[in-house]
Context: one part of a larger RNA
Molecule: small-subunit ribosomal RNA, 5' domain
Organism: bacterium enrichment culture clone R4-32B
RNA sequence: GAUUGAACGCUGGCGGCACGCUUAACACAUGCAAGUCGGACGGUAACAGGCCUUCGGGUGCUGACGAGUGGCGGACGGGUGAGUAAUGCGUGGGAAUCUGCCCACCAGUGGGGAAUAACGCAGGGAAACUUGCGCUAAUGCCGCAUAAUCUCUUUGGAGGAAAGCGGGGGACCUUAGGGCCUCGCGCUGGUGGAUGAGCCCACGUCGGAUUAGCUAGUUGGUGGGGUAAGGGCCUACCAAGGCGACGAUCCGUAGCCGGCCUGAGAGGGUGGACGGCCACACUGGGACUGAGACACGGCCCAGACUCCUACGGGAGGCAGCAGUGGGGAAUUUUGGACAAUGGGGGCAACCCUGAUCCAGCGAUGCCGCGUGUGUGAAGAAGGCCUGCGGGUUGUAAAGCACUUUUAUUGGGGAAGAAGGGGUUCUGGCUAAUAUCUGGAAUCAUUGACGUAACCCAAGGAAUAAGCACCGGCUAACUCCGUGCCAGCAGCCGCGGUAAUACGGAGGGUGCGAGCGUUAAUC
Numbered sequence: 001g002a003u004u005g006a007a008c009g010c011u012g013g014c015g016g017c018a019c020g021c022u023u024a025a026c027a028c029a030u031g032c033a034a035g036u037c038g039g040a041c042g043g044u045a046a047c048a049g050g051c052c053u054u055c056g057g058g059u060g061c062u063g064a065c066g067a068g069u070g071g072c073g074g075a076c077g078g079g080u081g082a083g084u085a086a087u088g089c090g091u092g093g094g095a096a097u098c099u100g101c102c103c104a105c106c107a108g109u110g111g112g113g114a115a116u117a118a119c120g121c122a123g124g125g126a127a128a129c130u131u132g133c134g135c136u137a138a139u140g141c142c143g144c145a146u147a148a149u150c151u152c153u154u155u156g157g158a159g160g161a162a163a164g165c166g167g168g169g170g171a172c173c174u175u176a177g178g179g180c181c182u183c184g185c186g187c188u189g190g191u192g193g194a195u196g197a198g199c200c201c202a203c204g205u206c207g208g209a210u211u212a213g214c215u216a217g218u219u220g221g222u223g224g225g226g227u228a229a230g231g232g233c234c235u236a237c238c239a240a241g242g243c244g245a246c247g248a249u250c251c252g253u254a255g256c257c258g259g260c261c262u263g264a265g266a267g268g269g270u271g272g273a274c275g276g277c278c279a280c281a282c283u284g285g286g287a288c289u290g291a292g293a294c295a296c297g298g299c300c301c302a303g304a305c306u307c308c309u310a311c312g313g314g315a316g317g318c319a320g321c322a323g324u325g326g327g328g329a330a331u332u333u334u335g336g337a338c339a340a341u342g343g344g345g346g347c348a349a350c351c352c353u354g355a356u357c358c359a360g361c362g363a364u365g366c367c368g369c370g371u372g373u374g375u376g377a378a379g380a381a382g383g384c385c386u387g388c389g390g391g392u393u394g395u396a397a398a399g400c401a402c403u404u405u406u407a408u409u410g411g412g413g414a415a416g417a418a419g420g421g422g423u424u425c426u427g428g429c430u431a432a433u434a435u436c437u438g439g440a441a442u443c444a445u446u447g448a449c450g451u452a453a454c455c456c457a458a459g460g461a462a463u464a465a466g467c468a469c470c471g472g473c474u475a476a477c478u479c480c481g482u483g484c485c486a487g488c489a490g491c492c493g494c495g496g497u498a499a500u501a502c503g504g505a506g507g508g509u510g511c512g513a514g515c516g517u518u519a520a521u522c
Base pairs, nucleotide, nucleotide: 001522002521003520004519006518007517008516009515010514013369014368015367016366017365018364019362020361021327026325027324028323030322031321032320035072036071037070040069041068043065044064047063048062049061050059051058052057079280080279081278088205089204090203091202092201093200094199097197098196102193103192104191105190106189107188108187109186110144112142113141119134120133121132122131123130124129150159151158152157164185165184166183167182168181169180172179173178206252207251208250213243214242215241218240219239220238221237222236223235224234225233255277256276257275258274259270260269261268262267282303283302284301285300286299305316306315307314308313333359335358336357337356341355342353343352344351345350372402373401374400375399382393383392384391385390408458409457410456411455412454416449419445421443422442423441424440425439426438427437428436466511467510468509469508470507471492472491473490477506478505479504480503481502487494488493
C1' cells in the first nucleotide's frame, strides 16, 4: 500500500447492488418448512346445491370431500462442516454394472380367484394406542393362458407379464348397466437413447522422525457364497506373503475444488457468499421399503437429555425458515406472496412449496448522489496571535440575486404477464360436423414487491458533516496550562518552568457519510 463474512470508538442525509453466528455439530418454547391424486377404490364426516319431507329430518343425486385402501412424491429442494489426510477431492483414464419419471421403436393389454382397511357390533387403556367377531372395493394381492432378438441352459429344453380409468358417438346388439366404435391417459414385456448413480486405476493433495518399523483376512491362489456389478467383499482349504527413509505405521491439524486476497511475476495466504463433489442430521448401531436411502422433518434397538402420566406406560430431536436462552468482541424479522423462475402431485382446473421472489433490520462492504450556486471588502463583529503598527480566521459570514437534486406533499405511471378460462374460425385424429388436440382472432381476466421505478407539479436554502492528525518517518504551527507530574507513543523517543511531541484553544493538513483504532493475510 492492498484486502476482510470483521469488531470497537466518535459521527451519520439518500439511493442501487451485494453481504450478515467466523464462537457452543450447545440446549431449544411456538408457528410454518411435503404433499398431491375422486380421471385407481369402497364410500360420505363437514360445506353448498337438487329432490323428498310428518319440518324433527331423510336421500351420495350433484359440486365437492374428512378419515381409510391404493398410486406417485417424501433419496429432490433446504441446512451444516462435526468427522475425514483418503472408502474424500482435483485431473486424466477404465470395465464387470444398475437407472423410476422422459424420448424413439417393436410386441401385448385374454380369462379367473382369494382376501383386507374403512364401516358395523363388542371390548381393553389415563393417554399413546390397541383386541376380537362380521361385511366390502380397487390401477392392492395371487394363480391360469400367451410371449420374445428376455432369463437360465447339459443346447435337448425350461422359466417367464399386464389394469384399468375418463370424454364423445351414427348404425347394429342389449339383461337397458352396457356391449361396440373412436379419442385421451394409463398398464406389461423387450431393444436403443438420454439423464442419474455404483465400482476400479494412475498422478497430485498440511505438519511432526523428540513417531521406524507396520500387518493375520494380513498378501496371493483354488472351491463356494454374496452383490446391480469386479474384488478377501465373506467363507473353507493351501501357500507365506504384503507395505516401509521415494517416509509405512503412529500423533497432530484439516472437508476438497472452481475460485478469492495479495504480488510485476514466481510464489504466499485462504476456501465466507455463488457453483461442483463429499460427509453428517441428538450420540452409537441396524436393517426395512423402494428405480434410488441404510433415509434431516421414516422405522427398530441402546444411550444421554427434555416433557406428559391415573406410576402401569408413553412422547420428542431447528446443522430447514423465523424466533428463544446460552456462549461471544460480534452477526437480522416469530414479515409478504406463490405474481415470476423452478420443484412434487394431477388429464386438467388447481393444490402444496420458509426452494424462490420480495419486503424489514444493520454505513458490514462496494458504487452513485446530496448537504447549495453566483455575487459580495466597510476586508463588519467575535475569536486567536501581536513587535500594538497590525496580522489571521476571510469572500468566510451578513447582505443581494438565483437554483430545487435529495427530503416532504399532491397528481400521473410503464415493464416484470408468459399463461390459464370463454366464444368463433381453421388444421389433425376419426365413421363423425361429438370429444380431444395444434394454430389464429377476439372477450373478460391473473402482480407479493407497490403509497415501487420513472415523469409532472408545489413551496422553501429550506431537511443533511464529521473524523483523525499537525517532532522526524509524514502533508500540516502558534499561544496558554502542566512541570520526569499528569500524560503521549507504530519506531526513534517527548515531559525535571518558555514543550510545534502531554491537555485545551486558535490556525492548518488529510480523508469525507464516513474517519480512526484493533485483529488478520500478502